């Protein structure tokens, strides 16, 4: 330099013919327990890597940029 894949909550990630952004774990409160842990209920937490485009509507489709991984040279 060329090609492919990936980027969504603190972390691991789901999310397909474009239409409400979800789960697990961690965190906080409460319940329960003689205490701790395990358990149960509730809650908070997201500019969907960034910029632009298409569209009534984009995490998703198109273009570019950045980062990471793999392969080729």
């Nucleotide at each position: 330099g060329c090609g492919a894949g990936a980027g969504u909550a603190g972390c691991u990630u789901a999310g397909u013919u474009g239409g409400c952004a979800g789960a697990g774990u961690a965190c906080g409160a409460c319940c329960a327990u003689g205490c701790c842990g395990a358990g149960g209920u509730c809650g908070a937490g997201g500019u969907c890597a960034c910029g632009g485009g298409u569209u009534c509507g984009a995490a998703a489709c198109c273009c570019g940029u950045c980062u990471c991984u793999c392969g080729c040279u």

The prediction has a mean pLDDT of 82. The RNA shown here (transfer RNA) has 73 nucleotides and comes from a Blattabacteriaceae bacterium. Rfam family: tRNA. It is annotated as a transfer RNA. Rfam describes the family as follows. Transfer RNA (tRNA) molecules are approximately 80 nucleotides in length.